[in-house]
Molecule: glmS glucosamine-6-phosphate activated ribozyme aptamer
């Protein structure tokens, strides 16, 4: 370092369900659906309808909790050998401009077993944007002592 097995654990565009839709059923009781994936975390506290884009236009309705976003503060850390101040967050200044990387998925279509039925699970092949990274170029930010020339 790789394999097998077993236990365990594994929400974070996530979890859930009193409306609301929809199956089933004499009735009661039940059951399903309820956002598709990219991308996203240094600790706290407070605030706040938390980024992108598909898909769809008859529910991705509504509604409750969570949450890696933002914004102020604060605290540890890079920037930097110390202080302040600013910006970041560990791959640790900020833009802009070019190239590369960063496998979309799921809806709809087909198809396949089970289900009474909603629906749900597999499987084909296809379709973003925003961020992020790295490289190249340009602009912006960059203060004080003490040292040294």
């Nucleotide at each position: 370092u790789u394999u097998u097995u077993a236990u365990a654990a594994u929400a974070a565009g996530c979890g859930c369900c009193a409306g609301a839709a929809c199956c089933a059923a004499a009735a009661a009781a039940g059951g399903u659906u309820g956002a598709c994936g990219a991308g996203g975390u240094u600790a706290g506290u407070a605030g706040u309808u938390a980024u992108c884009g598909a898909a769809g236009u008859u529910u991705u309705c509504g509604g409750c909790g969570g949450g890696u976003g933002c914004u102020a503060c604060u605290a540890c850390g890079g920037g930097u050998a110390a202080c302040a101040a600013c910006u970041c967050g560990u791959u640790a200044g900020a833009a802009u401009a070019u190239a590369u990387a960063u496998u979309a998925a799921a809806a709809a279509a087909c198809a396949a077993a089970a289900a009474c039925a909603a629906a749900a699970u597999u499987g084909u092949a296809a379709c973003a944007g925003a961020g992020u990274a790295u490289a190249u170029a340009u602009u912006c930010a960059a203060g004080u002592a003490a040292g040294g020339a």